Predicted 3D model of a 476-nucleotide part of an RNA (small-subunit ribosomal RNA, 3' major domain) from an uncultured prokaryote. The RNAcentral record of the full RNA draws on ENA.

[in-house]
Context: one part of a larger RNA
RNA sequence: UGACGGGGGUCCGCACAAGCGGUGGAGUAUGUGGUUUAAUUCGAUGAUACGCGAGGAACCUUACCUAGGAUCGAAUUGGCGCGCUAUUCUGUGAAAGCAGAAGUUUCCUUCGGGUCAGUAUGAAGGUGCUGCAUGGUUGUCGUCAGCUCGUGCCGUGAGGUGUUGGGUUAAGUCCCGCAACGAGCGCAAACCCUUAUCACUAGUUGCCAGCAUUUAAGGUGGGGACUCUAGUGAGACUGCCGGCGUAAGCCGUGAGGAAGGUGGGGACGACGUCAAAUCAUCAUGGCCUUUAUGCCUAGGGCUACACACGUGCUACAAUGGCGAGUACAGAGGGUAGCGAAGCCGCAAGGUGGAGCCGAUCUCAUAAAACUCGUCCCAGUUCGGAUUGAAGUCUGGAACUCGACUUCAUGAAGGUGGAAUCGCUAGUAAUCGCGCAUCAGCCAUGGCGCGGUGAAUACGUUCCCGGACCUUGUACA
Numbered sequence: 001u002g003a004c005g006g007g008g009g010u011c012c013g014c015a016c017a018a019g020c021g022g023u024g025g026a027g028u029a030u031g032u033g034g035u036u037u038a039a040u041u042c043g044a045u046g047a048u049a050c051g052c053g054a055g056g057a058a059c060c061u062u063a064c065c066u067a068g069g070a071u072c073g074a075a076u077u078g079g080c081g082c083g084c085u086a087u088u089c090u091g092u093g094a095a096a097g098c099a100g101a102a103g104u105u106u107c108c109u110u111c112g113g114g115u116c117a118g119u120a121u122g123a124a125g126g127u128g129c130u131g132c133a134u135g136g137u138u139g140u141c142g143u144c145a146g147c148u149c150g151u152g153c154c155g156u157g158a159g160g161u162g163u164u165g166g167g168u169u170a171a172g173u174c175c176c177g178c179a180a181c182g183a184g185c186g187c188a189a190a191c192c193c194u195u196a197u198c199a200c201u202a203g204u205u206g207c208c209a210g211c212a213u214u215u216a217a218g219g220u221g222g223g224g225a226c227u228c229u230a231g232u233g234a235g236a237c238u239g240c241c242g243g244c245g246u247a248a249g250c251c252g253u254g255a256g257g258a259a260g261g262u263g264g265g266g267a268c269g270a271c272g273u274c275a276a277a278u279c280a281u282c283a284u285g286g287c288c289u290u291u292a293u294g295c296c297u298a299g300g301g302c303u304a305c306a307c308a309c310g311u312g313c314u315a316c317a318a319u320g321g322c323g324a325g326u327a328c329a330g331a332g333g334g335u336a337g338c339g340a341a342g343c344c345g346c347a348a349g350g351u352g353g354a355g356c357c358g359a360u361c362u363c364a365u366a367a368a369a370c371u372c373g374u375c376c377c378a379g380u381u382c383g384g385a386u387u388g389a390a391g392u393c394u395g396g397a398a399c400u401c402g403a404c405u406u407c408a409u410g411a412a413g414g415u416g417g418a419a420u421c422g423c424u425a426g427u428a429a430u431c432g433c434g435c436a437u438c439a440g441c442c443a444u445g446g447c448g449c450g451g452u453g454a455a456u457a458c459g460u461u462c463c464c465g466g467a468c469c470u471u472g473u474a475c476a
Stems, first nucleotide, its partner, number of pairs: 001476002003473003007470007015460002019423005026314008034305002042053002064300006076123003079119002087102006107114002125289002128287003134283002136278003139274001141272001146185006152161003165176003192266004197234007207223002211221003237260001240254001241252004316416001320375007332363003337356002342351003382413001387408007429452007
């Protein structure tokens, strides 16, 4: 000087407390461990692994296993030489390929050549090892308020001071004081995106107040008011008032205002820590391999299953289930695409093909909600696992191993032990909708969007984590 203390002081955080809803019990989805296996490819392992890499494992992917193959090699490229090759057919084979036959000079051209195949001379290849050789990227402490430097001063020196103190703040934020005076990276602000209000400009595909018209649909004539769209501005700064205070600042059901004290969100992550993660995104040193640890192909596996754990979904019901009817979104996607109306089918879906490269057409009926009816507390009209049968769709192909539909079947489950998690407001809870990946889909996941919409916070004694000062130390 740090680190640590079941030392002290001050302070903060859904840290506790106050509340609401979960997990842990059931079924199931998914990931992991373990076991099994020819293989169940590899990585991630307290917090900071375990719906994680994977934003799509039937083949492919694919790295694993078994079997069959080729060895300048699957790809790219320099050289050489040739006019072949491409293409079609047959046999064999699981295919890759191998063997044979036909074919006899194709295609593009700026007429230089290129493409293609051949040859075997050179560069090969490796998802093999080392993340404890590395770059790059990332997690975490932590959006915590810290981490440092120059000069000066103090100390023999390691170092100290500044950065401590008194206040204040979300903040090393600011004020006052002070052997310090300044500065940098962080904080905040500005810049950036979004949301809440208003004005101006613009008026189609959007809108419809008033006017007219209609087949009653803003459909049409028309209109720019309104909504909205998207560009430019305004607006909030403790600026004003009162109280307290030297000041910074704090307090006020103060005014004004759409918004009040960082207005609400996002992006933004200091010096560093964990030899943290990644050699399998990529790049790369070294090592290893070269008729194989590389390459091609088929089939299988990654989907196994006495079990254990994590994360979810669906439930156990009446604030409910079922049937009928009636409303109200936002944000997105669409040409190898979205696909309307109509018709067929109980349905998944089929047919059909209008319109749309989209404020126009379409996916697309939002669902909870509300109204009426029914059930009457039961393992039930709860719950839907499992299983049987028949089908639909995608795809070359759904046996291993897809999703969906219909009929039948109708398991566990009576609100869950010890323990444990999330959340402070348009939040929790609850309800649907969309997107990426994608032929299809194992999506209950991830990322977004809106609808309905709470309770509680006395407080900081305690648990956990963190910040500052101080104290002890036989630790570094």